[in-house]
RNA sequence: GCCGAUAUAGCUCAGUCGGUAGAGCGAUUCACUCGUAAUGAAUAGGUCAGCGGUUCGAUUCCGCUUAUCGGCU
Numbered sequence: 001g002c003c004g005a006u007a008u009a010g011c012u013c014a015g016u017c018g019g020u021a022g023a024g025c026g027a028u029u030c031a032c033u034c035g036u037a038a039u040g041a042a043u044a045g046g047u048c049a050g051c052g053g054u055u056c057g058a059u060u061c062c063g064c065u066u067a068u069c070g071g072c073u
Stems, first nucleotide, its partner, number of pairs: 001072007010025004019056001027043005049065005
């Protein structure tokens, strides 16, 4: 330099073909217990990497940029 993949909650990841964004773990609160752990219930937490475009409507489609990873030379 060229090609490709990935970027979504604090962490690991789903998200079905465009129509109000989810799980597990973690955090907080409550219940239970003499207390702790475990267990159960609830709650909070997201500009879906950034900027544009298409569309009535974009995490999803298109272009560019950034970051990480891989391949080729």
This is a predicted structure of a 73-nucleotide RNA (transfer RNA) from an uncultured Eubacteriales bacterium. Rfam family: tRNA. The family's RNA type in Rfam is transfer RNA. From the family's description: Transfer RNA (tRNA) molecules are approximately 80 nucleotides in length. Its family is annotated with triplet codon-amino acid adaptor activity in the Gene Ontology. It was read from a public genome assembly.